Large-subunit ribosomal RNA, domain IV from Fluviispira multicolorata, 327 nucleotides, folded computationally. It was read from a public genome assembly. It matches the Rfam family "Bacterial large subunit ribosomal RNA". Gene Ontology terms of the family: ribosome and structural constituent of ribosome. Model confidence (mean pLDDT): 88 of 100.
Context: one part of a larger RNA
Order: sequence, then C1' cells, then structure tokens
RNA sequence: CCCAGGCAAAGGAACUCUGCAAUUUACUACCGUAACUUCGGGAGAAGGUAGGCUCACGCAAGUGAGUGGCACAAAAUAGGGACUAGCGACUGUUUACCAAAAACACAGGACUCUGCGAAAUCGUAAGAUGACGUAUAGGGUCUGACGCCUGCCCGGUGCUGGAAGGUUAAAAGGAGAAGUCAGCCGCAAGGUGAAGCUUUGAAUUGAAGCCCCAGUAAACGGCGGCCGUAACUAUAACGGUCCUAAGGUAGCGAAAUUCCUUGUCGGGUAAGUUCCGACCUGCACGAAUGGCGUAACGACUGGUCCGCUGUCUCUGCCUGGCACUCA
Repeated sequence: CCCAGGCAAAGGAACUCUGCAAUUUACUACCGUAACUUCGGGAGAAGGUAGGCUCACGCAAGUGAGUGGCACAAAAUAGGGACUAGCGACUGUUUACCAAAAACACAGGACUCUGCGAAAUCGUAAGAUGACGUAUAGGGUCUGACGCCUGCCCGGUGCUGGAAGGUUAAAAGGAGAAGUCAGCCGCAAGGUGAAGCUUUGAAUUGAAGCCCCAGUAAACGGCGGCCGUAACUAUAACGGUCCUAAGGUAGCGAAAUUCCUUGUCGGGUAAGUUCCGACCUGCACGAAUGGCGUAACGACUGGUCCGCUGUCUCUGCCUGGCACUCA
C1' cells in the first nucleotide's frame, strides 16, 4: 500500500452512471397526523413531548414530593422521512452457480371443445389419468384485481355449417384392342381365324376433401391516397376523385412506443439531453397480441426535496490482519 473496523475541524452530495457505500432514524407512553381512497386504508403518515433513582398514596395505570449526572429507551437490541411519475393490481414464483424484474403466476373476464365407455392425455393393446367427477363439471386458448369501456372489416388464412353442381381414390364395370390356336384358303411362302386361355382396356358408377355457398374477429389478422375550398394570413367544418374487405372509433400520445429531437411552450435549478404539465407534426399508440384510469402493495425503474453523513473538497489519526523488514 491493501483488507476489516473506529473517530474527525469547516463545508454537507460539491462525489458519482446513481447518495453506490456508510451515516441519520430506531424502544415505550401520550399528543398529533395531509392529499387521496375500493371507506378497509393511507398511518408507526408527517411532526412533537416525556422517560433515572428515592419516598408517600394506589390492585394497577399513575399522581405528588424529593434528589443525582455531561448524558436516564444511559449498554445491547433497535424504521430515515416526504413529494412526484412509469410499470405490474395485490401476497406469491423464477434463470441451484453473473438477471428477482416491468418476466411467470394469480383471483376475475372471454372464447371454444366435451352428454359420459365425455372431450383431452399416456399406451401397439389391455388398461389408466380425466373422476369414484357429470356442463355451477372437465380439457384447451387468450386476457389478467377493480372502475369506465372494448369501435369498423369475414376479401385472405383458419374454424363451423351446407349440400345443388364441378373435380376425384380404391373398387365396380367391361366397349374395344393384342398374343396364341383347332379349322379353312393356298403348290409353297403365307393369309384368315371360332371357342378357350393370356395381356391390355374406353364409356359409365364411385366418399370425404378441394372448388363452391353461408356464418364466425375476447379466431390468425387488417383498419388508405391525391386535389381544391372560409372577406388578412393560416387552417379547413365543406366538396371532388381514385382505391379497398374495411379505411383507426373512444381514450391516450415526443410515450418502456418520436427517426428528425436536447421538437415547442410552461414548471422546477444560478445553470436541467433527465424529470413533471401541456401541445399533436402518432417516422412507426389504440381497444382482452386488450385501451385508458386507479386506492393499496413493490429488495422494481426515473425525477425532486428535508434530515444526515469521509461519497466528496482532502485527507489525517487510531485498532486488528495480510504483507514486508530485522533477529
């Protein structure tokens, strides 16, 4: 030097990605306690006062009198607090050994399948789970308390239903064709050739599916462009036109989403790429791949303040240890 502790003048976050770390706070009784709220909470909110010992009285709580100290929850144990925003409602769960979270789960919501030898799942099967349950049940998928809500599109893909027509497998069918061959014709070469056998084989019949016709988006998903127009300007309630299955409704919006961007305005600071409130020009929000709010909760993530401090200005000293030096 380093490691683990202790103390520190003045200042008090100037440190730093960040108050990381370490302080502060801490107990009991009493007083007192805001916004907001799902009326339960928030709340130990915040903030303040008292605290030893002796005696008297009292069941006690305590009241009164006295008395000591620098210090009375005298050691140890033992919440720092407030404001604001994001996300997730909450308690829970998770990457055993770099991630504890905004991820997973959750109660609640919805769709869908399943009538019981259920659907679904394991198994070749027997059999088993489901369930010694029976649609207020069981399986699958999505969403995720609660509040207000959840718009338009069924053209594509999927699913459900339909069955007239088209297409269509095996199979049925067997028109026809070929080979062989008795016989017949021929001097011969050869020709012809019934039945049978063999090899092929057209029409026709022929299910589901697909084509087709409907339904369905809390199924997968999707939710436009150009031009003009108002008596300053600007803007466009309005009009025209093209395309589409339909052209994004409510709400929210530079957002965990905004490229340009440190957008612009306001607030906070002496000074603010962060933060909060607005605006809307949404590169590229948007409604159960849920939208917007929300009390409570959070070892979550931003921003601010009070208190407090060796984080720092800026280091110093002390204790123990490692190391090192000497013997």